[in-house]
RNA sequence: GCGGCCUUGGCGAAAUGGUAAACGCAGCGGGCUUAAAACCCGCUCCUCGCAAGGGGUUGAGGGUUCAAGUCCCUCAGGCCGCACCA
Numbered sequence: 001g002c003g004g005c006c007u008u009g010g011c012g013a014a015a016u017g018g019u020a021a022a023c024g025c026a027g028c029g030g031g032c033u034u035a036a037a038a039c040c041c042g043c044u045c046c047u048c049g050c051a052a053g054g055g056g057u058u059g060a061g062g063g064u065u066c067a068a069g070u071c072c073c074u075c076a077g078g079c080c081g082c083a084c085c086a
Base pairs, nucleotide, nucleotide: 001082002081003080004079005078006077007076010025011024012023018066027043028042029041030040031039045056046055047054048053059075060074061073062072063071
């Protein structure tokens, strides 16, 4: 250089055009306990808010579409194969 695959919360990940973050782990709060572990219940992407609730997010930037994590283009990063290696 050419080709292919990948990039989503704190972590592993799901959703493959139609409510992003299911499920698990970790964490936080509560219950139980003399206390702890285990177990049970609730919460947990980010942000603003006391709350109710509002706004935003799938590596970055564009495009297509009524609708994009998903399709297309450019870029960045990672992995694999090939080529080059005087």